[in-house]
RNA sequence: GCUUGAGAAAGGCAAACCAUCUGAAAGGGUGGGGCGCAAAGUUACUGACCUACGUCUUAACGAAAGAUAAGGUGGCAGAACUGCCGGG
Numbered sequence: 001g002c003u004u005g006a007g008a009a010a011g012g013c014a015a016a017c018c019a020u021c022u023g024a025a026a027g028g029g030u031g032g033g034g035c036g037c038a039a040a041g042u043u044a045c046u047g048a049c050c051u052a053c054g055u056c057u058u059a060a061c062g063a064a065a066g067a068u069a070a071g072g073u074g075g076c077a078g079a080a081c082u083g084c085c086g087g088g
Stems, first nucleotide, its partner, number of pairs: 002088004012037002017032006035075001041081003045078003048073003054068005
């Protein structure tokens, strides 16, 4: 440098759920918890998915319906960047 992830070691992260804070919501923060993870480290660039305060349309008394990401998910996949330990 390339390749690889073994009932290995040291350590790391933390799903559901609960408490609390935050947000219109989706979701997020903190603490508990531990399903899992060898990139479950980072980045919403591409696709995918979630939400719809506001905006637009229909309607218009009120309501209601539809569309919409500028809001999110990196623990959905791709891509980019970075990284511990071991095997070959």